This is a predicted structure of a 72-nucleotide RNA (transfer RNA) from Parcubacteria group bacterium GW2011_GWA2_40_14. It matches the Rfam family "tRNA". Gene Ontology term of the family: triplet codon-amino acid adaptor activity. Lineage of the source: Bacteria > Bacteria candidate phyla. The sequence was found in a public genome assembly.
[in-house]
RNA sequence: GCCGGAAUAGUUCAGUGGUGGAAUCACCCCUUGGUAAGGGGUAGGCCGAGAGUUCGAUUCUCUCUUCCGGCU
Numbered sequence: 001g002c003c004g005g006a007a008u009a010g011u012u013c014a015g016u017g018g019u020g021g022a023a024u025c026a027c028c029c030c031u032u033g034g035u036a037a038g039g040g041g042u043a044g045g046c047c048g049a050g051a052g053u054u055c056g057a058u059u060c061u062c063u064c065u066u067c068c069g070g071c072u
Stems, first nucleotide, its partner, number of pairs: 001071007010024004018055001026042005048064005
C1' cells in the first nucleotide's frame, strides 16, 4: 500500500428500516439465626464520528477514527 472483519449499558454479546434487549456488575427488597446460594425489582445506552438516502436509520450508502486478521 491492497483486501476483509469489528465498534451497541461498567463488562461480554444479541438486535439488521418503525420508541434498543439479554447475561453479568451496581443498588433495593424477599428468603436465612447470620452469610453464601436462590427469587423479584430499579438504575445504567442520543448504538465510534460526520454526511447522504428515506415519512422514518443502530440497521442501507459514502468518508473518517480506533482495534483485529490476511496479502504484498